c-di-AMP riboswitch aptamer (ydaO/yuaA leader) from Blastococcus saxobsidens, 158 nucleotides, folded computationally.
Of the family's consensus pairs, 92% are formed in the model.
It was read from a public genome assembly, where an Rfam model found it.
Taxonomically the source falls in Blastococcus (Bacteria, Actinomycetes, Geodermatophilales, Geodermatophilaceae).
RNA sequence: GACCGGACACCGCCGAACCGGCGCCGGAGACCUCCGGUGCCGGGCCGGGGACCCACCGCAGUCCUGGGGUGAAGCUCGACCGGAUCCCGCCGGUCGCGCCGGGCGAUCUCCCCGCCCGAACCCGUCAGCUCACCCGGUAGGCGGUCGAUGGAGAACAG
Numbered sequence: 001g002a003c004c005g006g007a008c009a010c011c012g013c014c015g016a017a018c019c020g021g022c023g024c025c026g027g028a029g030a031c032c033u034c035c036g037g038u039g040c041c042g043g044g045c046c047g048g049g050g051a052c053c054c055a056c057c058g059c060a061g062u063c064c065u066g067g068g069g070u071g072a073a074g075c076u077c078g079a080c081c082g083g084a085u086c087c088c089g090c091c092g093g094u095c096g097c098g099c100c101g102g103g104c105g106a107u108c109u110c111c112c113c114g115c116c117c118g119a120a121c122c123c124g125u126c127a128g129c130u131c132a133c134c135c136g137g138u139a140g141g142c143g144g145u146c147g148a149u150g151g152a153g154a155a156c157a158g
Base pairs, nucleotide, nucleotide: 010144011143012142013141014140018043019042020041021040022039023038024037025036026035027034028033044138045137046136047135048134049133054128066126067123068122069121070120074099075098077096078095079094080093081092082091083090100118101117102116103115104114105113107154108153109152110151111150
C1' cells in the first nucleotide's frame, strides 16, 4: 500500500414494527447520570373479526376443486417434468416471453435514466362490505464514502 473479515459509534434502507413511563439485568462512569437488553403499562401506527343498507344468492350440462387472511409478491400464453385419467379436460412444480404490481438512487414532489424484488407465513371447513363493539401485532433482515454528484418545481435552514 492492496485485499478480506470482525466490533463499536454514527448515518441510511425494506417493513406497522416507533415514542413515553415503571421494574429487573448488564455495561460505562469520580459523582450526577448515560447506553443496551428484558417484562409490563400507556400513546401512536398496523392488521383481523363484526349490523341495517348494498353486494352475493337464477337455470341447464360436463369435469375438477374446500375456503379465507397478512404481504408488492399476481395473470395469460408456451415448453418440460410429475400426479391423476381409457383419453381429453384437470392439479402441482420448473423454465421462458409478455402484461401487471413493488422498492431504492440521502429534504419533498414530478419527469427521465439506472439498479433490484415479485417471497414467505398464517387460520382450520369458517369469515363479502360493515356503525357500535371485540381481538391481535408492534418483529426481523440489510447497506454505507460512495453517488443519478441528471432536469424542473416547492419547502426549510443559514